[in-house]
About this RNA
Large-subunit ribosomal RNA, domain IV from a metagenome, 325 nucleotides, folded computationally.

Context: one part of a larger RNA
């Protein structure tokens, strides 16, 4: 010197990106236990107190009396505990070897397809899965416990339905024509039949156009200007445009740029947190919107307790280096 592991005065997080490490806490009995709540929980909340050995009593819990220590769950084992908030209901899954989460999944929701030789799928086929199931089944998006809801728009593009008209292949049809020559003519040149090309009206289907639906289907959800008897705002009016102009609800948010927005709290001092404010740069209703007890090796902020994180550094023990023999 490193490495691990002890101990440390006085403080007690000043350390730091952040209490990361470490300390603390610990286990049984007995009292007690808030807020909130889906009444189940939350709870081992929190916060007390006891806790060995002996004699006696008693089935035993336990009680009476003694004894010893600094200390009796005497050693190992063995919860740190609160408060707010974000997000996710929850147990569970994952990037084998840089990511365990707020991402998957869930149980519930709702859309859809499907009638059974089902729809979906693998397969060239046989033939298999679906299922030896049958719409309270099965397959596909999409939301994601529970509560309280889930607003306006079908104009665009999907999707379903419709079937008059437009358009619309191939197929059939076969009008006329081309080429070929028996024949006709003096020659130009006609030109049957046959055979071989090209082919017009007319005939038709799906699609599309098109007419209706439809948004828990992909989406979408304005502007500008005046206007109240202090000012300032503007219930309030004009106008312009759209398919329809963002409803409830939350809102500097895992979204807020300007921004350390302003006002309140916590602190001597707080870009962070907490409770409002709304001027939402650029929330908003299953790509769900707001709430929500319980849960979380989850973020974030405090507050106790508690420590060598620190002020600031000491010493000690192993083990490794090293350097002497």
């Nucleotide at each position: 010197g490193c490495a691990u592991u002890g101990u440390u005065a006085a403080g007690g997080a000043a350390c730091u990106c952040g209490g990361c490490a470490a300390a603390a806490u610990g286990g049984c009995c007995c009292c007690g236990u808030a807020a909130c709540u889906u009444c189940g929980g939350g709870a081992u909340a929190a916060g007390g107190g006891g806790u060995g050995c002996c004699a006696c009593a008693g089935u035993a819990a336990u009680g009476u009396g003694g004894c010893c220590g600094c200390a009796g769950a005497g050693a190992a084992u063995a919860g740190g505990u609160c408060c707010a908030a974000g997000c996710a209901a929850c147990u569970g899954u994952u990037u084998a070897c840089c990511a365990a989460a707020a991402a998957c999944a869930c149980a519930g929701g709702u859309c859809u397809a499907u009638g059974c030789u089902a729809a979906a799928c693998c397969g060239u086929a046989a033939g298999g899965u679906g299922a030896u199931g049958u719409a309270u089944a099965u397959g596909g998006g999409c939301u994601g416990a529970c509560g309280c809801c889930u607003g306006c728009c079908c104009g665009g593009u999907g999707c379903c339905g419709g079937a008059a008209g437009g358009u619309u292949a191939a197929g059939g049809g076969g009008a006329g024509u081309g080429c070929u020559u028996a024949g006709c003519g003096c020659a130009a040149g006609c030109g049957a039949a046959g055979g071989u090309g090209c082919g017009a009206a007319c005939u038709u289907a799906a699609g599309c156009c098109c007419c209706g639906g439809u948004a828990a289907a992909c989406g979408g959800c304005g502007g500008c200007c005046g206007u109240a008897a202090c000012u300032a705002u503007a219930a309030c009016g004009g106008u312009c445009c759209u398919a329809a102009g963002g409803u409830a609800g939350c809102g500097a948010a895992a979204u807020u740029c300007c921004u350390u927005g302003u006002c309140g709290g916590g602190u001597a001092a707080g870009u962070u947190c907490c409770g409002a404010c709304c001027c939402g740069c650029a929330c908003g209703a299953a790509a769900g919107g707001c709430g929500u007890a319980a849960u979380g090796a989850u973020u974030u902020g405090g507050a106790c307790g508690c420590u060598g994180u620190c002020u600031c550094g000491a010493c000690a023990a192993u083990g490794c280096a090293u350097c002497c023999g």